[in-house]
């Protein structure tokens, strides 16, 4: 460098609850574990989700903009250490 054990040490932590934030999508802090070898970090790309304010007369619908890193590809980092 690759790879990923019924290994060791540690990490993180879904739903679902509760408080707070937010317009929503969601987040954040606690409880709690489905699960995770980057479930570690960034929204560049592609995919989703919102769409208060604009844009329509409005209603449909468009979007500026927000998320989601536990949807995929990419970049950065980074613990252990059989087997092959």
């Nucleotide at each position: 460098u690759a790879c990923g054990a019924u290994a060791a040490a540690g990490g993180c932590a879904a739903a679902c609850c509760u408080a707070c934030c937010g317009a929503a999508a969601g987040g954040u802090a606690g409880g709690g574990a489905c699960g995770c070898a980057a479930a570690g970090c960034c929204a560049c790309g592609g995919a989703c989700c919102u769409a208060a304010a604009g844009c329509g007369u409005a209603a449909a619908g468009c979007u500026a903009a927000g998320g989601u890193g536990g949807c995929c590809g990419g970049g950065c980092u980074g613990c252990c250490g059989a087997a092959g």
This is a predicted structure of an 84-nucleotide RNA (c-di-GMP-I-GGC riboswitch aptamer) from a Bacillota bacterium.
It was read from a public genome assembly, where an Rfam model found it.
The coordinates come from a structure-prediction model, not an experiment, and the mean pLDDT is 88.
Rfam family: c-di-GMP-I-GGC riboswitch aptamer. The family has 40 seed sequences and 1,298 matches in Rfam 15.1.